[in-house]
RNA sequence: GCCGCUGUAACUCAGGGGUAGAGUAGCUGUUUCGUAAACAGCAAGUCGCAGGUUCGAAUCCCGUCAGCGGCU
Numbered sequence: 001g002c003c004g005c006u007g008u009a010a011c012u013c014a015g016g017g018g019u020a021g022a023g024u025a026g027c028u029g030u031u032u033c034g035u036a037a038a039c040a041g042c043a044a045g046u047c048g049c050a051g052g053u054u055c056g057a058a059u060c061c062c063g064u065c066a067g068c069g070g071c072u
Base pairs, nucleotide, nucleotide: 001071002070003069004068005067006066007065010024011023012022013021018055026042027041028040029039030038048064049063051061052060
């Protein structure tokens, strides 16, 4: 230098055009003498960044950044 994959909640990951979810972690409550566990609830994400297409983009296209891998 070229090619490919990945980037979504604090962490691990789903979702591949119709307006974003799960598990763990966190907070509150119930339970307990108390803690843990269990159960119920709550909060947390301009979907790496920037542009384009579209009525509508996390999703499609272009560029770019970061990580990983391959080729030279």

A computed fold for a 72-nucleotide RNA from a soil metagenome, annotated as transfer RNA. Its Rfam family is "tRNA". By type it is a transfer RNA. The RNAcentral record of the sequence draws on ENA. The coordinates come from a structure-prediction model, not an experiment, and the mean pLDDT is 83.